[in-house]
RNA sequence: CACCGACAAGGGCAAACCCGGCGUAAGCCGGCGACGCAAAGCUACGGGACCUCCUCUCGAGGUUCGCCGGGCCGCCGAA
Numbered sequence: 001c002a003c004c005g006a007c008a009a010g011g012g013c014a015a016a017c018c019c020g021g022c023g024u025a026a027g028c029c030g031g032c033g034a035c036g037c038a039a040a041g042c043u044a045c046g047g048g049a050c051c052u053c054c055u056c057u058c059g060a061g062g063u064u065c066g067c068c069g070g071g072c073c074g075c076c077g078a079a
Base pairs, nucleotide, nucleotide: 004077005076012037013036018031019030020029021028022027035066041072042071043070045069046068047067048064049063050062051061052060053059
């Protein structure tokens, strides 16, 4: 350094519900709260799913990285 991921250590993130706000919506932000997570850190690059518009179709715009994969960065160190 890489692979790997322990009844290790120090920690970290934070689902759903609810409250407030933004958005036509999907959903997002903040608070509460923890279902869980060794990348549940970042990234919309590929796929999937969702929303809006057009609509015969083709398609356009948006959302979701805690749906999957890729890329970038990263704590610790047993077997």

The RNA shown here (c-di-GMP-I riboswitch aptamer) has 79 nucleotides. The coordinates come from a structure-prediction model, not an experiment, and the mean pLDDT is 89. Of the family's consensus pairs, 100% are formed in the model.